[in-house]
Molecule: transfer RNA
Organism: Lachnospiraceae bacterium
RNA sequence: GUUCCCUUAGUUAAAUGGAUAUAACACCGCCCUCCUAAGGCAGAAUUGUAGGUUCGAUUCCUACAGGGAACG
Numbered sequence: 001g002u003u004c005c006c007u008u009a010g011u012u013a014a015a016u017g018g019a020u021a022u023a024a025c026a027c028c029g030c031c032c033u034c035c036u037a038a039g040g041c042a043g044a045a046u047u048g049u050a051g052g053u054u055c056g057a058u059u060c061c062u063a064c065a066g067g068g069a070a071c072g
Base pairs, nucleotide, nucleotide: 001071002070003069004068005067006066007065010025011024012023013022018055027043029041030040031039048064049063050062051061052060
């Protein structure tokens, strides 16, 4: 330099054009317990940035940023 892949909650991952963006662990509160752990109930928190297409974008397109792979 060329090509390709990834970026979603604090962490790890789902969701391949329509719905309130889902789950596990972690976190806050309550119950339980002599206390802790375990268990039960409830809650907060997320689409890398900026544009575009579309009635509608996590999803499709472009640029940029970060990470990775192959070739040279």